[in-house]
Context: one part of a larger RNA
RNA sequence: CUGGGCGUAAAGCGCACGUAGGCGGUUCGUUAAGUUGGAUGUGAAAGCCCAGGGCUCAACCUUGGAACUGCAUCCGAUACUGGCGAGCUAGAAUAUAGGAGAGGGGGGGUAGAAUUUCAGGUGUGGCGGUGAAAUGCGUAGAGAUCUGAAGGAAUACCAGUGGCGAAGGCGGCCCCCUGGACUGAUACUGACACUGAGGUGCGAAAGCGUGGGUAGCGAACAGGAUUAGAUACCCUGGUAGUCCACGCCGUAAACGAUGUCUACUAGCCGUUGGGAGGCUUGACCUCUUUAGUGGCGCAGCUAACGCGAUAAGUAGACCGCCUGGGGAGUACGGCCGCAAGGUUAAAACUC
Numbered sequence: 001c002u003g004g005g006c007g008u009a010a011a012g013c014g015c016a017c018g019u020a021g022g023c024g025g026u027u028c029g030u031u032a033a034g035u036u037g038g039a040u041g042u043g044a045a046a047g048c049c050c051a052g053g054g055c056u057c058a059a060c061c062u063u064g065g066a067a068c069u070g071c072a073u074c075c076g077a078u079a080c081u082g083g084c085g086a087g088c089u090a091g092a093a094u095a096u097a098g099g100a101g102a103g104g105g106g107g108g109g110u111a112g113a114a115u116u117u118c119a120g121g122u123g124u125g126g127c128g129g130u131g132a133a134a135u136g137c138g139u140a141g142a143g144a145u146c147u148g149a150a151g152g153a154a155u156a157c158c159a160g161u162g163g164c165g166a167a168g169g170c171g172g173c174c175c176c177c178u179g180g181a182c183u184g185a186u187a188c189u190g191a192c193a194c195u196g197a198g199g200u201g202c203g204a205a206a207g208c209g210u211g212g213g214u215a216g217c218g219a220a221c222a223g224g225a226u227u228a229g230a231u232a233c234c235c236u237g238g239u240a241g242u243c244c245a246c247g248c249c250g251u252a253a254a255c256g257a258u259g260u261c262u263a264c265u266a267g268c269c270g271u272u273g274g275g276a277g278g279c280u281u282g283a284c285c286u287c288u289u290u291a292g293u294g295g296c297g298c299a300g301c302u303a304a305c306g307c308g309a310u311a312a313g314u315a316g317a318c319c320g321c322c323u324g325g326g327g328a329g330u331a332c333g334g335c336c337g338c339a340a341g342g343u344u345a346a347a348a349c350u351c
Base pairs, nucleotide, nucleotide: 004322005321006320007305008304012319014202015201016200017199021195022194025088026087027086028085029084030083031082033081034080035077036076037075038074039073040072041071042070049065050064051063052062053061054060091192092189094187095186096184097183098182104178105177106176107175108174109173110172111155116150117149118148119147120146121145122144126137127136163170164169207248208247209246210245211244212243216242217241221237222236223235224234259318260317261316262315263314264313267296268295269294270293271292272291273290274289275287276286277285278284279282300307301306324351325350326349333344334343335342336341
C1' cells in the first nucleotide's frame, strides 16, 4: 500500500458556505501526457533461480544461462482517461406567473387573559402550606370580594407523527425590510456540476463583560419540617439568573445516536403544499403528477433488534472518523478565551 468498518458493539465533524485538491453529462475533430505494442541501450560483480562441472558426498567452489518485474531513447496504436478546438441540452443556473408556510431575522406597533404589587371600598378572624405540621402572612385589618392603577414576562383554545428552516431552532395579532423551497408553462445560458483538507460564518441552555430591566419562576443562601443524621427529596422565603441592547463563550443524548450529492429497485394506507383530469360544481372524486411528512410491508440487507423509494437495499463521487478496557478526552506543549474553559492530543503503568 491492498484488504475491514462507522443506527444500537470503537467510529458521521452540531450545521452550512467555500479555497486547494479529488471527481465529473453528451457529439465530433485534434493531440498522444496517462494507457498500450515493438526495438535499442542500460539495469556492475557477488547473491537468489535453472542446467552442467570440481573437492569420495554435502556445505563450499566453479562454468553457462535465466532473472534483475526498473530507467532512458526511438518507432507505432488511439478504445478509454487527460490536454486543446468546435458543438449539443437530459445535469446546473437564470427569467416569468402562481399559491403555501410558528421560515429567519430584523425592526416597529398593538391586544386580551393570568400572576404579583400598590391605592381605595365592603368585611372579620383567620390565611397559607403539608403525608401530617411548622417556619411565614394577619386586629398596624390579612385571606375573600369589588373598583382602579403600575409593571414585567409569556402568548390558553386553534394545535395536528401539521408547517417552515442548513442545523441550533421558530407559535397572539398588524405593518415594513429581507432569504429559501415548491408548482405550471415557455424562453435563455450551455456542464457553469458534485464533494470539500485548511479557512470562514451560524450555532440550545448555562456561563462571562458593560449598561438597563425584574411580574412570575428560581441555583446559591436562610428558616421550617423529615430523619439515626438530611449540607437532600417536602414547605415558607429568596440573590444571581431567566428578559432587553451590545460584545464574548462555542459546548449538548447539538440524536434519525444514521455525512453530503446522484441514479436504480414490489406494493398498501394516511397527511401537508402545488399540478392535471372528471362529473353530480362539492366540505366531491380520480391520477402510473410532483415536492414534503408519517404508518405497514416484498425483495434485499443486518449479529440480532430492525431498515425497507425519507434504506441500514443495489451502485458511483468526495469528505470526516474507528482500531481492546482503564489511565484519558487527561498531562505536557501549541492555538483560542476576560474568566469559566474550549480545541488539538499522548505516555508510563495496569487488566
Annotation
The prediction has a mean pLDDT of 86. The part of an RNA shown here (small-subunit ribosomal RNA, central domain) has 351 nucleotides and comes from an uncultured prokaryote. The full RNA is in RNAcentral, with records from ENA.